[in-house]
RNA sequence: GAAGCAGGCCAGACAGUCGCUGGCUGGCGCGUAAUGCGUCGGCGGGAGGAAGGUCCGGACUCCAUAGAGCAGGGUGACGGUUAAUGGCCGUCCGCUGAAAGCCGACCGGCGCAAGCCGGGGAGUAUAAGGCGAGGAAUAGGGCCACAGAGACGAGCGUAUUAAGUUACGGUGAAACGCGGUAACCUCCACCUGGAGCAAUCCCAAAUAGGCACGCGUUGAGGCGGCUCGCGGAGCGUGCGGGUAGGGAGCUUGAGCGCCGGAGUAAUUCGGCGCCUAGAGGAAUGGCUGUCAUAGCGAAUGCCUGCAAGGGUAGUCGCCGUAACAAAACCCGGCCUAUCGGCCUGCUUCACAU
Numbered sequence: 001g002a003a004g005c006a007g008g009c010c011a012g013a014c015a016g017u018c019g020c021u022g023g024c025u026g027g028c029g030c031g032u033a034a035u036g037c038g039u040c041g042g043c044g045g046g047a048g049g050a051a052g053g054u055c056c057g058g059a060c061u062c063c064a065u066a067g068a069g070c071a072g073g074g075u076g077a078c079g080g081u082u083a084a085u086g087g088c089c090g091u092c093c094g095c096u097g098a099a100a101g102c103c104g105a106c107c108g109g110c111g112c113a114a115g116c117c118g119g120g121g122a123g124u125a126u127a128a129g130g131c132g133a134g135g136a137a138u139a140g141g142g143c144c145a146c147a148g149a150g151a152c153g154a155g156c157g158u159a160u161u162a163a164g165u166u167a168c169g170g171u172g173a174a175a176c177g178c179g180g181u182a183a184c185c186u187c188c189a190c191c192u193g194g195a196g197c198a199a200u201c202c203c204a205a206a207u208a209g210g211c212a213c214g215c216g217u218u219g220a221g222g223c224g225g226c227u228c229g230c231g232g233a234g235c236g237u238g239c240g241g242g243u244a245g246g247g248a249g250c251u252u253g254a255g256c257g258c259c260g261g262a263g264u265a266a267u268u269c270g271g272c273g274c275c276u277a278g279a280g281g282a283a284u285g286g287c288u289g290u291c292a293u294a295g296c297g298a299a300u301g302c303c304u305g306c307a308a309g310g311g312u313a314g315u316c317g318c319c320g321u322a323a324c325a326a327a328a329c330c331c332g333g334c335c336u337a338u339c340g341g342c343c344u345g346c347u348u349c350a351c352a353u
Stems, first nucleotide, its partner, number of pairs: 001349010012291007020046002023043008048324001052335002055333004060196004067228004072192005077091005092134001093132004101124002106119005135187002140185002142181003156169004200248004210239006222230001255274008295318004300313005
């Protein structure tokens, strides 16, 4: 210098001004069944790396006193890690994986020719890395394009035999049988209740705790389906009436940062420090100025090239934050979308010292 990769960080900054909203707190005023409301101050906060998808796993809540089995579902090399997973880490196996180099159809030049020089499509490896839905095909079933007589009970042509008995040939990747396929059913091993924050809990108020029919202690409803078991009085359908207000769940968490120990690593243990939205029809914003990055344009220097052009360094001007995009109970993953910048490391090749 060329080529191929892995991981991490940021996702504008500063200043001024006008606003929005949550928490804590002070003053004043008002008020409800209760929670409180309004206004003026002070302090200190306020949208992402994916907040998207809802594909997984949890924590949490309820069924609920909550067991056993079947069915259903999930995973699949071996081991480790985690709250758990289809995640992550390590090892194995398989596939994949660039520039360079090699070979080379062909082209050009020189040559009497043999050949030489240059260019060069297809092709050919491997590294780091990436991907893997990675158990079983003699337990059974299903399926296997085209070609072929026929694709797993089949049998075309030639020869041979008592006999599709034996041998050869043709088609095809594979044909007289132990072929392939299980991201087809299935078998094996292990795991596995259901529903979900619109879960659920509390307070207040109102009404008609209504009427009719059917089922029900010979056992209702309930536990996603079925069986056993538990349990013990309601349930279903129709008509009719009342209410829909407030609060909690709701942000201190499997949290983040730094240091040290163990470990190949994922991760884990210990010490110190920090507190960073909590709305409830939904706030987190607008304007101005200066300055990065990006984009556009101009001339200049250097490198390369026949040239056009390309690369690179700073300067000037314009523009004014550029893509994807917006919390709604929370967390760990996976997937998808995406402008620009920075940092660290790995592998192969070439050249120089």
The RNA shown here (Bacterial RNase P class A) has 353 nucleotides. Rfam family: Bacterial RNase P class A. Rfam links the family to the GO terms tRNA processing, dimeric ribonuclease P complex and ribonuclease P activity. About the family: Ribonuclease P (RNase P) is a ubiquitous endoribonuclease, found in archaea, bacteria and eukarya as well as chloroplasts and mitochondria. The family's RNA type in Rfam is ribozyme.